[in-house]
Context: one part of a larger RNA
């Protein structure tokens, strides 16, 4: 010096990102216990007191129930009523004893207030993250009529399911309470079928190649049938165009100017654009750049915290909005208790380190 422990005057979080770590609390019994609440809870809330041993005393009370007595009877150590041995549990009271201290050692909640998030129990990054992430019951949309949809497999086949729409698959949301606004122009999905467009196919007008033959002195030209290469019109489905619907489908939810008898502000008006211009609720928020916004509270002093305001850079309604008792090894702030975290160190113990071997 390191590790693991014990003690420490006065102070008591001044330490520190942060009370991290440590200390403190702790059993049992009695009393007592708030806001809030889904009436279950919160709650061991908080807080207060008691606790050993001896005697009265084998205490009161109580569990079990031998034995004995009586009764009725269907005559059974079976029933009913009483008696109460033995064994066990065991408060409370009075008096007394000892110590600083009686759950005397060991084992054995610290508590309270406020807020964010997630309802809850649960699950997770085996080996840096346990959470506000995942799941969840509940809600809703959508598909599926059974050889179901969906999934695995080339197939046979299997799961779904020895189920049958109160069932099964998929998506989103996430207890509960109050709610969930406007836009269908674009994209998707669903429905429609008049018209436009459109594939294969049917169809075969027309055209080309070849040559028996014909014409020609020749070069060459024409050219039936057959074979062959092409091939127009016309007919022809879904789809797309088109017409509607649909947001707990993908998504979206404005700008400028003016105006009230102080000022300021603008209930009001004008105008442009849009499919429609953000409703309720919330709001410097897990979201606020400016920003340590401003005001209030708490502190002597508060970039955090709580309550408000609203100028929301860039909240907002199942990518859910706002609340919410209970719950949480969750996150943030405050207080009480307590302490070597600190002022600021010190002493001690054991084990290392060091020396010899």
């Nucleotide at each position: 010096c390191c590790c693991u422990c014990g003690c420490u005057a006065a102070g008591g979080a001044a330490c520190u990102c942060g009370g991290c770590a440590a200390a403190a609390u702790g059993g049992u019994c009695u009393c007592g216990u708030a806001a809030c609440u889904u009436c279950g809870g919160g709650a061991g809330a908080a807080g207060a007191g008691a606790u050993a041993c001896c005697c009265u005393a084998u205490u009161a009370a109580u569990g079990u129930g031998a034995u004995c007595u009586a009764g009725a009877c269907a005559a059974g150590c079976a029933c009913u009523a009483g008696u109460g041995a033995g064994c066990g549990u065991g408060a409370g009271a009075g008096g007394g004893u000892c110590g600083c201290a009686g759950u005397g050692a060991c084992c054995a909640g610290g508590c309270u207030c406020u807020g964010g998030c997630g309802a809850c129990u649960g699950u997770u990054u085996a080996c840096c993250a346990a959470a506000a992430a995942c799941a969840c019951a509940g809600g809703u949309c959508u598909c599926u009529g059974c050889u179901a949809a969906g999934u695995c497999g080339u197939a046979a086949g299997a799961c779904g399911a020895u189920g049958u729409a109160u069932a099964g698959g998929g998506g989103c949301u996430g207890a509960c309470g109050c709610c969930u606004g406007c836009c269908c122009a674009g994209u998707g999905c669903c429905g429609g079928a008049a018209g436009g467009u459109u594939a294969c196919g049917u169809g075969g007008a027309g055209g080309g190649g070849u040559u028996a033959g014909c014409a020609g002195c020749a070069a060459u030209g024409c050219g039936a049938a057959g074979c062959u290469c092409u091939g127009a019109a016309a007919c022809u489905a879904a789809g797309c165009c088109c017409c509607g619907g649909u947001g707990a489908a993908c998504g979206g939810c404005g700008g400028c100017c003016g105006u009230a008898a102080c000022u300021a502000u603008a209930a009001c008006g004008g105008u442009c654009c849009u499919a429609a211009g953000g409703u309720a609720g919330c709001g410097a928020a897990a979201u606020u750049c400016c920003u340590u916004g401003u005001c209030g509270g708490g502190u002597a002093a508060g970039u955090u915290c709580c309550g408000a305001c609203c100028c929301g850079c860039a909240c907002g309604a199942a990518g859910g909005g706002c609340g919410u008792a209970a719950c949480g090894a969750u996150c943030a702030g405050a207080g009480c208790a307590c302490u070597g975290u600190c002022u600021c160190g010190g002493c001690g113990a054991g084990g290392g380190g060091c020396u010899c071997g």

This is a predicted structure of a 357-nucleotide part of an RNA (large-subunit ribosomal RNA, domain IV) from a Vampirovibriophyceae bacterium. NCBI's taxonomy places the organism under Bacteria, Bacillati, Candidatus Melainabacteria, Vampirovibriophyceae.